[in-house]
RNA sequence: ACGUCAAUCCUGCUGAACCGCUCGAGCCGCUCCGGCGGCCCGGGCGGCCGGGGGACCCAAGGUCUUUGGGGCGAAUCGGCCUGGCGGCCGUAGCGCGUCUCUUUCCGCGCGAGCCCGACAGCUAACCCCGGAAGCGCGACGAAAGAGAGGAUGU
Numbered sequence: 001a002c003g004u005c006a007a008u009c010c011u012g013c014u015g016a017a018c019c020g021c022u023c024g025a026g027c028c029g030c031u032c033c034g035g036c037g038g039c040c041c042g043g044g045c046g047g048c049c050g051g052g053g054g055a056c057c058c059a060a061g062g063u064c065u066u067u068g069g070g071g072c073g074a075a076u077c078g079g080c081c082u083g084g085c086g087g088c089c090g091u092a093g094c095g096c097g098u099c100u101c102u103u104u105c106c107g108c109g110c111g112a113g114c115c116c117g118a119c120a121g122c123u124a125a126c127c128c129c130g131g132a133a134g135c136g137c138g139a140c141g142a143a144a145g146a147g148a149g150g151a152u153g154u
Base pairs, nucleotide, nucleotide: 001154002153003152004151005150012135013134014133018047019046020045021044022043023042024041026039027038028037029036030035048131049130050129051128052127053126058121066118068119069116070115071114072113077090078089079088080087081086093110094109095108096107097106099147100146101145102144103143104142105141
């Protein structure tokens, strides 16, 4: 360079919720007893990711505790039933389908909850905040295009 073959099963999913260095605690394993490694929790530093506030310009009509307003998020809106709690059916929108990305079809799900506290349109500079929580062990569809890697032959 040109072919051929098959992909994963200790592997993953939603989400911004991760990466590196370092310090400390706990647990487990090893130890030449000096420590070493792994997991996890907390602190510090750096990187990276996510959200909010905040001018001119532009846009704007709603509230002056009233039909208040606003933020995170896919999670909005509508119909029917119930005295009510609540239930059912749709729906904007969102997620998954096994190497990755994009598009289409098909299939299966979600379509919640929480927060601010009288207050915020956009918004450069600038300022502030977050980096959680939860789930799964199923073998997971089809096509087109692009790409990364593995084995093997010449």